[in-house]
């Protein structure tokens, strides 16, 4: 300076007029009023009822060590595996020796399988040469899985011994698996050395196992005041996914099914696992402790809006005057995340490549 | 807020659970009948299986993530 990657913030301010929503004091002021995703409703709590949320089946979710949080399938460090020249990025990342199952087509054979093209083929059989010895050639029996094919994959690899021809049948040296010992680490695991059958395949986002987690609903949960009305019917059982044991309630009484009333009015409804500052302190980091500082929408036919006016980013023009343009997108119980959309602008780190000092 | 399903040929639908050549039936075209048409009969064609990713030798199917849509309750 270019390329690459990792990360972090903003994404409109401000002032004037009008027009809103709640809150304090008063009848006219003060001060406050949408996100980084408010989405998606994808996980994980906190609240609330469901008498306990108690055991258990089936069901369903996570999967590789530490750590962090309330928690999690989140984060953050690492290992191991793969991409990359590298910085860096992805992984659905336990277990095929619990057991079951699939692998279409091609292929001789797809799990302890196999003989399509070949290779060999002794004695004994035929044929030919040859004085003999013995040569050589065909098909048999029957022997091989190293060579070639087929496949997405084919029961280790390279070099030799050895055989008729071969072949882990051996043998050196490899990768793998087992299995002892040492060194490093909290751990996953790295790293070294022996000894061994000589190799026990692949797939679990296939059932399946093994660890570990979890009761069901969900603020339209769930309480309080007011109003109004109209009850029948059926069964002994009910107790918020389905069975199953405990427990508890229970014929004045419960569950259940039609039917009719109640479109009102407060709570919940925001002081929080809260935020924002720190050249404080621990930690590699998630983060956590400390000291400061603030009060930051509570709406419910559901509040932010017009219109001027300067700034800010882009773009057209001659760097001008002027003109266009400015993204995704607006709560509704609330947090911690992921994950999707998204014009433009800023900023810090890393590799690499060149060029200069 | 909560739950439950869809998506393929121009249109209506199979194949999805159970992975291994994406079919049918109406519509277009053509042909044949037939005086013409209509019915009828034969035939060809017609598909990135919402959209990307990933598992696997192989995805419409098995998983993740977006995107449109339908019904139940509340």
């Nucleotide at each position: 300076u270019g390329a690459g990657u990792u990360c972090g913030c903003c994404g409109g301010a401000c002032g004037g007029c009008c027009g809103c929503g709640g809150c304090g004091c008063a009848u006219g002021c003060g001060g406050c009023g949408a996100g980084g995703a408010a989405a998606g409703u994808c996980c994980g709590g906190a609240c609330u009822c469901c008498a306990c949320a108690g055991g258990g089946c089936a069901g369903g979710a996570u999967g590789c060590u530490g750590g962090g949080u309330a928690a999690c399938u989140c984060c953050c460090a690492g290992g191991c595996g793969g991409g990359g020249a590298a910085a860096c990025c992805c992984g659905a990342u336990g277990g095929a020796u619990a057991g079951u199952g699939c692998a279409a087509c091609a292929g001789a054979g797809a799990g302890c399988a196999g003989a399509c093209c070949g290779c060999c083929g002794a004695u004994g059989g035929c044929c030919g040469c040859u004085c003999a010895g013995g040569c050589g050639g065909c098909a048999c029996a029957g022997g091989c899985a190293a060579g070639g094919g087929u496949g997405a994959a084919a029961c280790g690899g390279u070099g030799g011994u050895g055989u008729a021809a071969g072949a882990g049948a051996c043998c050196a040296c490899c990768a793998g698996c087992g299995u002892c010992c040492c060194g490093g680490g909290u751990g996953a695991c790295c790293g070294g050395g022996g000894c061994g059958g000589c190799u026990c395949g692949g797939u679990a986002a296939a059932c399946c196992c093994c660890a570990c987690c979890g009761g069901g609903a969900g603020c339209a949960a769930g309480g309080c005041c007011g109003a109004g009305c109209a009850g029948g019917g059926a069964c002994c059982g009910g107790a918020c996914g389905g069975c199953c044991c405990g427990u508890c309630c229970g014929a004045u009484g419960g569950u259940c099914c039609c039917g009719g009333g109640u479109a009102g009015g407060c709570c919940g409804c925001a002081c929080g696992a809260g935020c924002c500052c720190g050249u404080u302190c621990g930690g590699u980091a998630a983060c956590g402790a400390c000291g400061g500082g603030c009060c930051c929408a509570g709406a419910u036919a559901g509040a932010u809006g017009g219109c001027c006016g300067c700034c800010g980013c882009c773009u057209c023009u001659a760097u001008g005057a002027g003109g266009g343009g400015c993204a995704c997108a607006g709560g509704a119980u609330c947090c911690g995340g992921c994950u999707u959309a998204c014009a433009g602008g800023c900023g810090a780190g890393c590799u690499c490549a060149c060029a200069g000092g | 807020g909560g739950g439950u399903c869809g998506c393929u040929a121009g249109c209506u639908c199979a194949a999805u659970c159970u992975g291994g050549c994406a079919g049918a039936g109406c519509a277009u075209c053509g042909g044949a009948c037939u005086c013409u048409u209509a019915a009828u009969c034969c035939g060809c064609a017609g598909g990135u299986u919402c959209c990307g990713g990933g598992u696997u030798c192989g995805a419409a199917u098995c998983c993740c993530g977006g995107g449109c849509g339908g019904c139940c309750u509340a």
This is a predicted complex of two RNAs, RNase P RNA and transfer RNA, with 431 nucleotides together. Model confidence (mean pLDDT): 78 of 100. It holds a member of the Rfam family "Bacterial RNase P class A". Rfam links the family to the GO terms tRNA processing, dimeric ribonuclease P complex and ribonuclease P activity.